[in-house]
Description:
This is a predicted structure of an 88-nucleotide RNA (c-di-GMP-I riboswitch aptamer) from a Deltaproteobacteria bacterium. The coordinates come from a structure-prediction model, not an experiment, and the mean pLDDT is 90. The sequence was found by an Rfam model in a public genome assembly.
RNA sequence: AACCGUCAAGGGCAAACCACACGAAAGAGUGGGACGCAAAGCUUCUGGCCUAAGUCUCGGAACGAGAUACGGCAGCAGAGCCGCCGGU
Numbered sequence: 001a002a003c004c005g006u007c008a009a010g011g012g013c014a015a016a017c018c019a020c021a022c023g024a025a026a027g028a029g030u031g032g033g034a035c036g037c038a039a040a041g042c043u044u045c046u047g048g049c050c051u052a053a054g055u056c057u058c059g060g061a062a063c064g065a066g067a068u069a070c071g072g073c074a075g076c077a078g079a080g081c082c083g084c085c086g087g088u
Stems, first nucleotide, its partner, number of pairs: 002088004012037002017032004022027001035075001041081003045078003048073003054068006
């Protein structure tokens, strides 16, 4: 340096759910909690998925329907960046 995670040690993260509080929602934060994770570390660049406040269109009395990300998901995959221990 490359590949690998069979072995060891020290460890790390934390799904669902619950509480509090943020948000229009999706979802995020903190605490509890562990389903899992060798990048479940970071970045929305590409695809995918979720939501639709605002905006636009249509109908309308209230309001409803449809489209849309500038909102999200990195624990959906790809890509980029960085990294602990060990093995070969």